[in-house]
RNA sequence: GCUCCGAAAACGCAAACCCACCGAAAGGUGGGGACGCAAAGCCACGGAUCUAAGGCCAUAACAGUGGCUAUGACCGCCGGGCUGCCGAA
Numbered sequence: 001g002c003u004c005c006g007a008a009a010a011c012g013c014a015a016a017c018c019c020a021c022c023g024a025a026a027g028g029u030g031g032g033g034a035c036g037c038a039a040a041g042c043c044a045c046g047g048a049u050c051u052a053a054g055g056c057c058a059u060a061a062c063a064g065u066g067g068c069u070a071u072g073a074c075c076g077c078c079g080g081g082c083u084g085c086c087g088a089a
Stems, first nucleotide, its partner, number of pairs: 005087002012037002017032006035076001041082003045079003049073002054069006
C1' cells in the first nucleotide's frame, strides 16, 4: 500500500410523522424531525414490490364501474456495477 473484517474515534446520511411545492398516482423536492444505517454514497443493469396517466378489454346507449398493462416509481427490498472515511483484534 492492497484485500478481508468492523473494536474505538472523528464524521456522514436521515425512517416514521408534520408543513410547503411538483405529480393522475406510486412517489419526489425543500424545511423541521430521528427509526435506524459501515456505504442508508451513486447507477434502474437483473429480479422483487408499488402506481395505472395513456392504451386495450368487459359491462354499459352515454356516463360510471371493473380488469389487464410500464414507457412511471423505488438503490433505506435483494443481487450486480462504480467510488469512498477510520484502522484495533
A computed fold for an 89-nucleotide RNA from a Chloroflexota bacterium, annotated as c-di-GMP-I riboswitch aptamer. It matches the Rfam family "c-di-GMP-I riboswitch aptamer". Rfam links the family to the GO term cyclic-di-GMP binding. Rfam's curators write: GEMM was predicted in a large-scale screen for bacterial structured RNA regulatory elements. The coordinates come from a structure-prediction model, not an experiment, and the mean pLDDT is 89.